Two RNAs folded together computationally: RNase P RNA and transfer RNA, 469 nucleotides in total. It holds a member of the Rfam family "Bacterial RNase P class A". Rfam classes the family as a ribozyme. Its mean pLDDT, the model's own confidence on a scale to 100, is 77.
[in-house]
RNA sequence: CCAGAAAACCGGAUGGCCGCGUCUUUCCGCAAGGAAAGCCGAGGAAAGUCCGGGCUUCACGGAAAAACGGCGCCGGGUAACGCCCGGGGGAGGCUCAAAAGGCCUUUACGGAAAGUGCCACAGAAAACAGACUACCUCUGUCCGCAAGGGCAGGGGAAAAGGUGAAAAGGUGCGGUAAGAGCGCACCGCGCAACUGGUAACAGGGGCGGCACGGCAAACCCCGCCGGAAGCAAGACCAAAUAGGGACCGCGCGCCGGCUUGUCCGGCAGGGUGUUUUUCGGACCCGCGGUCCGGGUAGGUUGCUAGAGGCAAUGGGCAACCAUUGUCCCAGAUGAAUGGUCAUCAUCCGGCGCAAGCCGGAGACAGAACCCGGCUUACAGGUUUUUUGGAUAU
RNA sequence: GCCGGCUUAGCUCAGUUGGUAGAGCAGUUGAUUUGUAAUCAUCAGGUCGGGAGUUCGAGUCCCCCAGCCGGCACCA
Numbered sequence: 001c002c003a004g005a006a007a008a009c010c011g012g013a014u015g016g017c018c019g020c021g022u023c024u025u026u027c028c029g030c031a032a033g034g035a036a037a038g039c040c041g042a043g044g045a046a047a048g049u050c051c052g053g054g055c056u057u058c059a060c061g062g063a064a065a066a067a068c069g070g071c072g073c074c075g076g077g078u079a080a081c082g083c084c085c086g087g088g089g090g091a092g093g094c095u096c097a098a099a100a101g102g103c104c105u106u107u108a109c110g111g112a113a114a115g116u117g118c119c120a121c122a123g124a125a126a127a128c129a130g131a132c133u134a135c136c137u138c139u140g141u142c143c144g145c146a147a148g149g150g151c152a153g154g155g156g157a158a159a160a161g162g163u164g165a166a167a168a169g170g171u172g173c174g175g176u177a178a179g180a181g182c183g184c185a186c187c188g189c190g191c192a193a194c195u196g197g198u199a200a201c202a203g204g205g206g207c208g209g210c211a212c213g214g215c216a217a218a219c220c221c222c223g224c225c226g227g228a229a230g231c232a233a234g235a236c237c238a239a240a241u242a243g244g245g246a247c248c249g250c251g252c253g254c255c256g257g258c259u260u261g262u263c264c265g266g267c268a269g270g271g272u273g274u275u276u277u278u279c280g281g282a283c284c285c286g287c288g289g290u291c292c293g294g295g296u297a298g299g300u301u302g303c304u305a306g307a308g309g310c311a312a313u314g315g316g317c318a319a320c321c322a323u324u325g326u327c328c329c330a331g332a333u334g335a336a337u338g339g340u341c342a343u344c345a346u347c348c349g350g351c352g353c354a355a356g357c358c359g360g361a362g363a364c365a366g367a368a369c370c371c372g373g374c375u376u377a378c379a380g381g382u383u384u385u386u387u388g389g390a391u392a393u
Numbered sequence: 394g395c396c397g398g399c400u401u402a403g404c405u406c407a408g409u410u411g412g413u414a415g416a417g418c419a420g421u422u423g424a425u426u427u428g429u430a431a432u433c434a435u436c437a438g439g440u441c442g443g444g445a446g447u448u449c450g451a452g453u454c455c456c457c458c459a460g461c462c463g464g465c466a467c468c469a
Stems, first nucleotide, its partner, number of pairs: 001389010012344007020041002023038006043364001047375002050373005055230004068226005073087005088109001089107007110221002115219002117215003132161002135156009169187006188210001189208003194203003234301004244292007253267005258261001269285004308327008346361006394465007403418004412449001420436001422434003442458003446454001
């Protein structure tokens, strides 16, 4: 210098003109409203709605348990978290002849000696193991002078072959008929104590011959957490029409029942609708006025000063915390936050020896109650760390 | 704004203790028929919406995206 990876940060700047939204002030108008000026006016993700809270309503005397859901090494941070920081164990990579050690990256990482379940195909055997080939041995029989060999059957044996993701500790020596933790050494594993560490865990020595395969993002066990729903939550004001209740006035056939109400049932009468008409069936049957309450459309509120931003100092490895100072930084509701011009900055292309000139480009995306995280999308740029390559010393 | 569900062959759908993905219709080829339809036989067609993970092994279990569909304003 070039290329790659990771992390953090930025996400063009300034000014003019026109335009939009909330708020404040002033002016005009009886009012509805209008005009002018001023302040402010999208994001790192405003997104997905995946976690955690604030806030609100409902339920509940308090707590616990059952059920259901989530989380899971240890310590710390935090209002809280499945988030963040630091550490431990595991895995991978680099360095090194190798080991040890060091560095970097990564990790949904409690329990498989509580129980249940699963481990296809292949393979002799797949979880109370297992004898197909090969090995050793015995018996019978056959061949052979013999050594030995063939066939059938019984036994030993997990060392060799082959299958598989996985074959029931590994390597070596001894041992044996052949073998085998059968014995021993080292490694691995387990147990209890000791030492170091807040802890996870680590260390060396002792004991044990190995008993304990994998899967819990299968059921489950253990520990911890969680009442449910969400601003379309919730609160308030409240039109027209319809319906409900109270009172008043007028009108009103009969019968029965009781809980005495214009309640219920039956008959008659009237109306609606179907029909040319009749009969039958279904449904409906006081009118007017005043007042009240619920409640729809609509409106107001919740609505933005907050676990807030910035700076300095101090504590801490860090996440973060404390103190002091300073600042106010969107609140729209069919929903504002835009357009254009100029200059500068960045990148690309062309021209030019050069200074420079001309032309072009700028992503992902847009608040809707508010915060803390995670995840996903993103042109381009800056810084730091790291890996590889090239050149020079 | 908030809350749920679905995605498997061209189409409509099955697929459970995770173990070689199926059915019907449509399509190809052949038979039957004078010919067509129907019928019979046969064949092909799938990265199970996409990407990571757990596992020996994923359509299925877990996580993140994409697309499609539905519900919630509101009371008597």